[in-house]
This is a predicted structure of a 346-nucleotide part of an RNA (small-subunit ribosomal RNA, central domain) from a Gammaproteobacteria bacterium. It was read from a public genome assembly.

Context: one part of a larger RNA
Formats: sequence, structure tokens, C1' cells
RNA sequence: UUGGGUUUAAAGGGUCCGUAGGCGGACUAAUAAGUCAGAGGUGAAAUCCCGCAGCUCAACUGUGGAACUGCCUUUGAAACUGUUAGUCUUGAGUUACUGUGAAGUGGUUAGAAUAUGUAGUGUAGCGGUGAAAUGCUUAGAGAUUACAUGGAAUACCGAUUGCGAAGGCAGAUCACUAACAAUAUACUGACGCUGAUGGACGAAAGCGUGGGGAGCGAACAGGAUUAGAUACCCUGGUAGUCCACGCCGUAAGCGAUGGAUACUAGCUGUUCGGAAGUAAUUCUGAGUGGCUAAGCGAAAGUGAUAAGUAUCCCACCUGGGGAGUACGUUCGCAAGAAUGAAACUC
Repeated sequence: UUGGGUUUAAAGGGUCCGUAGGCGGACUAAUAAGUCAGAGGUGAAAUCCCGCAGCUCAACUGUGGAACUGCCUUUGAAACUGUUAGUCUUGAGUUACUGUGAAGUGGUUAGAAUAUGUAGUGUAGCGGUGAAAUGCUUAGAGAUUACAUGGAAUACCGAUUGCGAAGGCAGAUCACUAACAAUAUACUGACGCUGAUGGACGAAAGCGUGGGGAGCGAACAGGAUUAGAUACCCUGGUAGUCCACGCCGUAAGCGAUGGAUACUAGCUGUUCGGAAGUAAUUCUGAGUGGCUAAGCGAAAGUGAUAAGUAUCCCACCUGGGGAGUACGUUCGCAAGAAUGAAACUC
């Protein structure tokens, strides 16, 4: 490299957008670049393969054939691919109308709880644990009542629920923005799929500047436990967690399952629509779950949301360790990220 693979054995890029490229619906006509057929030229010899022959055989050699799968010229064919011209509507999109949802951004606002402060009542404990102690408390704690302040998070509803490309998203309400679905079939007429390089987004932690700081809480301190205890448990507690702006760009970023299209038995829930029916209910579109047939699979399992049957495009794998390391390069304020070996060893 070919072949074979990528849920769990090595292997799907974190997600999307999109450039080049690759691939691409139906019909008609033209063309003849690819394609196919015929003819001609060339494809040195040797080598290789086959037949025969010469050295006593063989190696070796000679001779004839085939082959040299290629290239060029020419004459044709026109199904397929391409190209050109025209047409179509089922793919794709637009429009109208009706809806849906924790989709996003910004503002306003609500109640419960924790904490703190002030004031009242009130007196000796509180807190914590397996048991304790550190800690708090007669300068009046804890408990309880009233008021105030402040930050963060939104009980119940709540659910194999819903929405979003993924990360993710949950009190209420307002404004702005995006998406999706059904129905109608009015419009465009293949406008599509994928996507190297590239771009945007991207949990948590971390970084920079300025705010904020209730609770929680790395580090740290103390108390316990223990042979020890740099832990698990307890009392405190700084960064951080929150906000604005700017970086970082990684995760078991998981369905460990790339995207698109078509086809292939059923049963049963559920979400949002539509149709019929008085109703029970039935049918239907788009999602989201469970069980299973065939099939697939090493098995576990999967099974119309495929890991089945096929096509197209991208990414990735090729024994374990060394190693996601070294070196170089790019990016970053840094932390580090991305790319990514070899010697050696089993």
C1' cells in the first nucleotide's frame, strides 16, 4: 500500500458552519471527453511464460511463439458517466396559516431558607460525634418574636417530560432574537449530500482587570482516629464558586455508536400537531421510551432512533511498553494545548 476494520478488543473528529474537492433526482435532444468495438503504427534486445533443439543430465545456451496488460493515429457505436441546450416535480427551499417548548440575550420582580445586624422575652448551656474534643457562650449564647441588610439558588409542579448543533438549559414576567412541527400545495425548479485547509461555539477547573462575597469550600490551622494519619470524621477557613469584560480550548465533551439518503415483521407507552367519529375509539405526521421477528454480532447485545440491507462523503486504527513522552513548530499572560517520533525492551 492493498485488504480488513472503528458500542465494549487499536480506532468516530467535542459540536456546527462552510472553501477546495468527491458524490448526486426524472425526461428529451445534441455532442463524443471518459467508455466500448475494428484497423494500423509503436511497445529494442535480453529477462519472464510455452513448444522444440544443443552441451551424457541440469544449470547454461540456441530457435520459434506468446506476452510486453502501455502509448499514438484512424474508422465506428452512443447504453452509462461527462458537457451543452430545453423541460419536470418527488429531493431541497420559499410562502401562507396554526401551534410548541427549562432554546438564547437583556431588563424588572417574587416567596421560602441560610447568614449577619438591631431590639424584645429568657437562662445555662449550645454545637458536634461511633464516642469525644477543638469551637461558641454569664461582656447573656443556643431557643423564640419583630424589623432591617446582603448574596446565592429557585422546593412543590417534575416525568425514560420538553428544547437546543454540541457544551448545555428550570421561580414569575416583559422586550428582542432564533428554531422546530403539523396543515395547505400557492411559488422557485436539483438550487442537493458530505466536507481536507479554515472559521464560530464549546462543562468544570484555571488565568488577567474591576466589582461582589450569604452558604459551600481546594490550600491552610486546630480537634479526633490511628502503630503512624501530611486522609476518611469534627470545628474553623483563604482562593474559588457569583457579576462584567478579556483569555484558556480541554473532559468518561458518552449512545464510549460521524453525517446524509433509501429500503426491511410486529406489540406497547408517551410529547406536540392533524383528520374522522355523538362518544368509546381509530387513522396519520414529527419526536421520545420499553419489548421483540428476521437479520447482524465473538458474545453482551442491537433490532425502522440498527450495531440489518445498500450507496455517497469525511475522520480515524494497524502488538504491549517506551509515550501522548522527547525534539521542532504553531497557539497561550501563564498553566499548558495542538501536532507528534525514535533508540531500547517484551